[in-house]
């Protein structure tokens, strides 16, 4: 003089992430429920059997919801906050029993993704709401390169402080 290591604790990114409440639209004049008509043939209860329960179908008339998804706004706890997928498990739930199927929701591990925001495709979703995933923009916040204009990385990441002027 280079380099400043693992670890430890605190932060920072801005239309940030998330759980909860509360309120408004959607859902929907939609199921249903009466009430009227029709009809006795069959259809519903995830699917295939067996069984078991409801009678079925329509409708201009009277009432009329929820549920899961979302906005606002307050709140609270974050800053791998979270969000997505994949690979086991375990509980529920879809009438009952056998077999599939599936739907949620918890744990475990594993992969990608610094954030939001725009648009194009694609999936969810009733949905012109919104939510998700490629791809592309411009923007942000960081780091390294560069005089500079830019350009390149990735959260295993960036700052301070300890570690420590120790250790290499």
């Nucleotide at each position: 003089a280079g380099c400043c290591a693992a670890g430890a604790u605190a932060g920072a990114g801005g239309c940030g992430c998330g759980g909860c409440g509360u309120u408004c639209a959607a859902g929907a004049g939609u199921a249903c429920a009466c009430c009227c008509c029709g009809c006795a043939g069959g259809g519903a209860a995830g699917c295939a059997g067996c069984u078991u329960u409801c009678g079925c179908g329509g409708g201009a008339g009277u009432g009329g919801a929820a549920a899961g998804g979302g906005g606002a706004c307050a709140u609270c706890g974050c800053c791998g906050a979270a969000g997505c997928g994949g690979a086991g498990a375990a509980a529920c739930g879809c009438a009952g029993c056998u077999g599939c199927g599936u739907g949620u929701u918890u744990c475990u591990u594993u992969g990608c993704u610094g954030g939001g925001c725009c648009g194009u495709c694609g999936g969810a979703g009733a949905a012109c709401a919104u939510c998700c995933g490629c791809c592309g923009g411009a923007c942000u916040g960081u780091c390294a390169c560069g005089c500079g204009a830019g350009u390149g990385g990735a959260g295993c990441g960036c700052u301070a402080u300890c570690g420590a002027g120790u250790a290499c």